[in-house]
RNA sequence: GGGCGGUUGGCGCAGUUGGUUAGCGCGUCACGUUGACAUCGUGAAGGUCACAGGUUCGAAUCCUGUACCGCCCA
Numbered sequence: 001g002g003g004c005g006g007u008u009g010g011c012g013c014a015g016u017u018g019g020u021u022a023g024c025g026c027g028u029c030a031c032g033u034u035g036a037c038a039u040c041g042u043g044a045a046g047g048u049c050a051c052a053g054g055u056u057c058g059a060a061u062c063c064u065g066u067a068c069c070g071c072c073c074a
Stems, first nucleotide, its partner, number of pairs: 001073007010026004019057001028044005050066005
């Protein structure tokens, strides 16, 4: 330098060929349970989907560029 894949709450992931509220597990917090802790149960907070632009009535999803990570080739 070229090719391919990935980037979504603190962590690990899903999101079915664009549609209304972006979900799951773990973790965190509150309450209940306990003498207390843990477990368990209920609930809550936390994301503007790597960044920028474009297409569209509408984009996490499609297109282009950039950044970062991984693999392969040279």

Record summary: This is a predicted structure of a 74-nucleotide RNA (transfer RNA) from a Candidatus Omnitrophota bacterium. Its mean pLDDT, the model's own confidence on a scale to 100, is 81. Its Rfam family is "tRNA". It is annotated as a transfer RNA. Lineage of the source: Bacteria > Pseudomonadati > Candidatus Omnitrophota.